């Protein structure tokens, strides 16, 4: 140098144009029952910005920009990680 696959909340990971990002699922953390304590189990919570005295309310799917009524999902450029090929 050539080719291709991926980037979603704390981690993994569904979702591939509209009924849900009110991010399913699972692993991890809190935190409460259980216990004499713990462990397994079981409920309950767990991401960021911005406006706002609160209450609420908006925006975020690696960045950026297009195309659509309407994008995470399609189309471009950029970054990043893997694989493979020379």
């Nucleotide at each position: 140098g050539g080719a291709g696959a991926c980037g979603u909340a704390u981690c993994g990971a569904a979702g591939u144009g509209g009924u849900c990002a009110u991010a399913a699922c699972g692993g991890g953390g809190c935190g409460c029952a259980c216990u004499c304590g713990a462990a397994a189990u079981g409920c309950g919570u767990u991401a960021g910005c911005c406006u706002g005295a609160a209450a609420a309310g908006g925006c975020u799917c690696g960045a950026g920009a297009g195309u659509u009524c309407g994008a995470a999902u399609c189309u471009c450029u950029c970054c990043g990680u893997c694989u493979c090929c020379g």